This is a predicted structure of a 74-nucleotide RNA (transfer RNA) from Candidatus Portnoybacteria bacterium CG23_combo_of_CG06-09_8_20_14_all_37_13. The RNAcentral record of the sequence draws on ENA. Its Rfam family is "tRNA". RNAcentral records the identical sequence in 2 taxa. The source organism's lineage runs through Bacteria, Bacteria candidate phyla and Candidatus Portnoyibacteriota.

RNA sequence: GCGCCUGUAGCUCAGCUGGAUAGAGCGGCUCCCUUCUAAGGAGCAGGUCGCGGGUCCGAAUCCUGCCAGGCGCG
Numbered sequence: 001g002c003g004c005c006u007g008u009a010g011c012u013c014a015g016c017u018g019g020a021u022a023g024a025g026c027g028g029c030u031c032c033c034u035u036c037u038a039a040g041g042a043g044c045a046g047g048u049c050g051c052g053g054g055u056c057c058g059a060a061u062c063c064u065g066c067c068a069g070g071c072g073c074g
Stems, first nucleotide, its partner, number of pairs: 001073007010026004019057001028044005050066005
């Protein structure tokens, strides 16, 4: 330098054949339970979907440039 893959909540990831209010587990906070802790139960908060542009009535999803990480080739 070229090709491919990945980037979504604090962490690990799903969603990516365009349309629901953007989700799960773990973690965090509050409450219940308990003599206390752990376990268990109920609830809550937390997101520019890597960044910019484009297409579209509508984009996490399609196209495009860039950035970061990984793998391969030279």